[in-house]
Context: one part of a larger RNA
RNA sequence: CGCACACGGUGGAUGCCUUGGCGGUAGGAGGCGAUGAAGGACGUGAUAGCCUGCGAAAAGCUUCGGGGAGCUGGCAAUAUGCUUUGAUCCGAAGAUGUCCGAAUGGGGAAACCCACCACAUUAUGUGGUACUUGUAUCUGAAUCUAUAGGAUACAAGAGCGAACCUGGGGAACUGAAAUAUCUAAGUACCCAGAGGAAAAGAAAUCAACCGAGAUUCCCUGAGUAGCGACGAGCGAACGGGGAUUAGCCCUUAAGCCUAUGACGUUUUAGUAGAACCCUCUGGAAAGUGGGGCCGUAGACGGUGAUAGCCCGGUAUACGAAAAGGCGCCUUAGGUGAAAUCGAGUAGGGCGGGGCACGUGAAACCCUGUCUGAAUAUGGGAGGACCAUCUUCCAAGGCUAAAUACUACCUACCGACCGAUAGUGAACCAGUACCGUGAGGGAAAGGCGAAAAGAACCCCUGUGAGGGGAGUGAAAUAGAUCCUGAAACCGUGUGCGU
Numbered sequence: 001c002g003c004a005c006a007c008g009g010u011g012g013a014u015g016c017c018u019u020g021g022c023g024g025u026a027g028g029a030g031g032c033g034a035u036g037a038a039g040g041a042c043g044u045g046a047u048a049g050c051c052u053g054c055g056a057a058a059a060g061c062u063u064c065g066g067g068g069a070g071c072u073g074g075c076a077a078u079a080u081g082c083u084u085u086g087a088u089c090c091g092a093a094g095a096u097g098u099c100c101g102a103a104u105g106g107g108g109a110a111a112c113c114c115a116c117c118a119c120a121u122u123a124u125g126u127g128g129u130a131c132u133u134g135u136a137u138c139u140g141a142a143u144c145u146a147u148a149g150g151a152u153a154c155a156a157g158a159g160c161g162a163a164c165c166u167g168g169g170g171a172a173c174u175g176a177a178a179u180a181u182c183u184a185a186g187u188a189c190c191c192a193g194a195g196g197a198a199a200a201g202a203a204a205u206c207a208a209c210c211g212a213g214a215u216u217c218c219c220u221g222a223g224u225a226g227c228g229a230c231g232a233g234c235g236a237a238c239g240g241g242g243a244u245u246a247g248c249c250c251u252u253a254a255g256c257c258u259a260u261g262a263c264g265u266u267u268u269a270g271u272a273g274a275a276c277c278c279u280c281u282g283g284a285a286a287g288u289g290g291g292g293c294c295g296u297a298g299a300c301g302g303u304g305a306u307a308g309c310c311c312g313g314u315a316u317a318c319g320a321a322a323a324g325g326c327g328c329c330u331u332a333g334g335u336g337a338a339a340u341c342g343a344g345u346a347g348g349g350c351g352g353g354g355c356a357c358g359u360g361a362a363a364c365c366c367u368g369u370c371u372g373a374a375u376a377u378g379g380g381a382g383g384a385c386c387a388u389c390u391u392c393c394a395a396g397g398c399u400a401a402a403u404a405c406u407a408c409c410u411a412c413c414g415a416c417c418g419a420u421a422g423u424g425a426a427c428c429a430g431u432a433c434c435g436u437g438a439g440g441g442a443a444a445g446g447c448g449a450a451a452a453g454a455a456c457c458c459c460u461g462u463g464a465g466g467g468g469a470g471u472g473a474a475a476u477a478g479a480u481c482c483u484g485a486a487a488c489c490g491u492g493u494g495c496g497u
Base pairs, nucleotide, nucleotide: 001496002495003494004493005492006491007490008489009488015482016446017445020417021416022414023413024412025411026410027409028408029406030405031160032159039100040099041098042055043054044053046078049075050074051073061094062093063092064091065090066089070082071081105114106113107112115129116128117127118126119125120124131157132156133155134154135153136152137151138150139149164195165193166192167191168190169189175182179229205212206211216243217242218241219240220239226234227233247398248397249396250342255335256334257333258332259331261329263327264326265325266324267323268322270318271317272316276291277290278289280287292309293308294298300312301311302310347371348370349369350368351367352366353365354364357383378393379392380391381390382389433440434439453481456468457467458466459465
């Protein structure tokens, strides 16, 4: 040094577990904000820190309900107190709520600096003072009247928020195996605005000589008819079947909003809730053996191994002083679109855009520009255009449901994951750390049934670490703690060289 066996070290795979995730189903809710939000800073305890809660009335105050024996939030003890005169805790309604932040008295390098006015006081407190719009009142120039402007009061707006929605703008990579029309795509993205949905909507619509009868969504029609450097690709409609149905107004209606009271229902705490013992093994019984019981409850979870009958629950039946939602009705008040049937409109020319439709034979819709009718004895459409025929009535407005989405709440589910997986994050994670910044972005779970977390003794540096003792079923379960693979490193023995 090699091989073999035995025993270790290191390491943290594997197995098992789950506090966390992922996906969904049903219902709710769909907003919060100048009565100061979302999000923060700083404080606040007997307390040094962090988390949680709260706000100088500061882990809390008041009232009303629930509840019934412990409590004084967590890491995490100790101290001090509170509590059947009902605490802690849970729910509802209030009070307080520093400073920043739309931030709004002015300023500002957010959480800071500097003011004015009024009123109380006595050296502090309370309230007010931004801008825009609307309404009302008072004033008021050049300039007589007036107007502009100014002041005051009241009301509203602003800012934030996951997706869904409407509108205004609007790419490129890419594909076409190059590339320019085309595609990607009216997508991404930016902006504005709204609602719980939004938008659309009661035919100047389709159809085809028969008829239908607002809109929206789904299936089909159909990858059809078409469009297309007829390339790549794009891609309907009529009709049929379903979901849901609702019609109205401009001659003041369908309605809508607020408040009020009654009824019903529901949400925000809760209450009651059946039935088991013995034996054996074991550290421990829920396991074995034996004999019972309940069940409108044999969902699930826990308990020292696998429990219908031990515990929490489950089926089921009940429950609200207070506040809220919804439905219907009563009463009262308010609101409700503008003008009065649609003219610089329809139509036309030129240039664009939208329609599945790329200018084409291109109808139809929108309009930048130039023009420009008729008025129901009229007008539009039926895919160039004309006639006939049919059908409808533009240039005013409102309208639930069927549809889209899920940041959030409740209940439940999974041939979803199980710590290199599943969220980036099971753990004090958008943290530590990196970056001037925009931004990027981790690692890290498991003793035991119970801390019973090793008193005491010894070695030692009043160490680290270890040896005894003790606890425990187990300590090679000892806190670098379940299991403990491999690589890698040793010790002992044997054999070989």